Overview:
This is a predicted structure of a 327-nucleotide part of an RNA (large-subunit ribosomal RNA, domain IV) from a soil metagenome. It matches the Rfam family "Bacterial large subunit ribosomal RNA".

Context: one part of a larger RNA
């Protein structure tokens, strides 16, 4: 040089994609603890104080002695007092840094054995679809055989995913179900033609399917342009029009979804493509392909402060251990 561990003056994240590493706290006693909330929590919130030995006193308790009042302790255990020593008392070991705001998943689980532990699966909980049991689903060529010694408060199937608050509008396309006067519809069957057969040409009947007709969107899915208008100005509550199956409702945002864009205002910073609060002209937000909120929770990911430190100004120096030089 490397690699391990230890220490450091002044400053204290300026280092860096990012406090990654390391520092700080760290047990137990006592005082205190906010905002929010699902009233359970948050919480060891946060913040502060003390702790160590040595005399004495004194309460429980347990044990020995006493006929009883009591005594006594080599036995735990609280809690006062006075003292005494160090820089330092949970004196080595043990042993959380904290707060605050967001986004996403409610939550404890679950995964990529051997580059991912998550926002991704699961969940409780809601929904729908089959299905009456010799079912319906799923294995098998059958035979059988699984749910199931089960029976709709039960089993399969697929969407959603705690709790609150709610979940618009469209069945024209596609699919799913149900109806059908009448139209199409294969052989096979009747039947004509084919010199008698056969091939071939025809004609009748005619499922199921489809056309055709409801019905369904917690099925797949989709959910508009274009003018004019109000007493400055801007906007347009209104009006007309052109279209559609209907034209995006309540909500929510430059969002894990905003291209243009480092949108525009305020907030933090002296200085903020991030980040946090609005505005919404939304390239392309939006309701169980769930919307909006959300207390606790998270080795989850963003952004702020305190502490705190060798991460850095800027290195220095020590410790054993490989290298490396020489034998």
């Nucleotide at each position: 040089c490397c690699a391990u561990g230890g220490c450091g003056a002044g400053g204290g994240a300026a280092c860096u994609c990012g406090g990654c590493a390391a520092a700080u706290u760290a047990g137990c006693c006592c005082c205190g603890u906010a905002c929010c909330u699902u009233a359970g929590g948050u919480a060891u919130a946060a913040g502060g104080g003390g702790u160590g030995c040595c005399u004495g006193a004194g309460g429980c308790u347990g044990c020995c002695c006493u006929u009883a009042c009591g005594g006594g302790u080599u036995a735990g255990u609280c809690u006062c007092a006075g003292g005494u020593c160090g820089c330092a008392g949970u004196g080595a070991c043990u042993a959380a840094g904290g707060g605050g705001u967001c986004c996403c998943g409610a939550c404890u689980g679950u995964u990529u054995a051997c580059u991912a532990a998550a926002a991704a699966c699961a969940u409780a909980g809601g929904g729908a679809a089959c299905c009456g049991c010799c079912a319906g689903u799923c294995c098998g060529a059958a035979a059988g055989g699984a749910u199931g010694c089960g029976c709709a408060c039960g089993g399969u199937u697929c969407c959603u995913g705690a709790a609150u608050c709610c979940u618009g509008g469209c069945c024209a396309g596609u699919g799913g179900c149900g109806g059908u006067a009448u139209c199409u519809g294969a052989a096979a069957c009747c039947u004509g033609g084919g010199u008698c057969c056969a091939a071939c040409c025809g004609g009748g009947c005619c499922a199921a399917g489809g056309a055709c007709c409801g019905c369904u969107a917690a099925a797949c899915g989709c959910c508009g342009g274009g003018a004019g208008u109000a007493a400055c100005u801007c906007u347009g509550a209104c009006u007309c029009u052109c279209u559609u199956a209907a034209g995006g409702u309540a909500g929510c945002c430059a969002a894990a979804u905003g291209c243009c864009u480092u949108g525009u205002c305020g907030g933090g910073c002296a200085a903020g493509u991030u980040c946090c609060g609005a505005c919404g002209u939304g390239c392309a937000u939006g309701a169980a392909u769930g919307g909006a909120c959300c207390a606790a929770c998270g080795a989850g990911g963003g952004c702020c402060c305190c502490a705190c430190u060798g991460u850095c100004c800027c290195c220095g120096c020590c410790u054993g251990g490989a290298g490396c030089u020489c034998g």
Its mean pLDDT, the model's own confidence on a scale to 100, is 85.